[in-house]
RNA sequence: CACGUGCUACGGGAUCGGUGAAAGUCCGAACCGGCGGUGACAGUCCGCGACCCUCCUGUCCAGGAGGCUGAGCUGGUGAAACUCCAGCACCGACAGUCAGAGUCUGGAUGGGAGUGGCACAGA
Numbered sequence: 001c002a003c004g005u006g007c008u009a010c011g012g013g014a015u016c017g018g019u020g021a022a023a024g025u026c027c028g029a030a031c032c033g034g035c036g037g038u039g040a041c042a043g044u045c046c047g048c049g050a051c052c053c054u055c056c057u058g059u060c061c062a063g064g065a066g067g068c069u070g071a072g073c074u075g076g077u078g079a080a081a082c083u084c085c086a087g088c089a090c091c092g093a094c095a096g097u098c099a100g101a102g103u104c105u106g107g108a109u110g111g112g113a114g115u116g117g118c119a120c121a122g123a
Stems, first nucleotide, its partner, number of pairs: 001122001004120007015029004030103002032092002034048004043090002052067006072088005094106003
């Protein structure tokens, strides 16, 4: 310390006010941003996961395969940045709700991309 096996830990976030009979959903101003990659750091470049759909298997716990899946430009610096700096923008599943949801409640004390540690074996 590559690869492998087993065990184990971790593994997402977000407000205040106004109107109103009623809104954390409307209005105003805010706030939040999983994982891996990328010559230099990413919510908006590439990919993955979750949610959702179809099919198959099935011990009815669930697993596998496929599909779908939102959003950024300009300038500056520099060898190199759609990732930094400046400016102005944009996006955010499904169900529920006395009023419309990225921020409330729920599936979820779930799942998971992955990250770390220990041990064995081994290079």
FMN riboswitch aptamer (RFN element) from Nesterenkonia pannonica, 123 nucleotides, folded computationally. NCBI's taxonomy places the organism under Bacteria, Bacillati, Actinomycetes, Micrococcaceae, Nesterenkonia. The model forms 100% of the base pairs in the Rfam consensus. The coordinates come from a structure-prediction model, not an experiment, and the mean pLDDT is 82. It was read from a public genome assembly, where an Rfam model found it.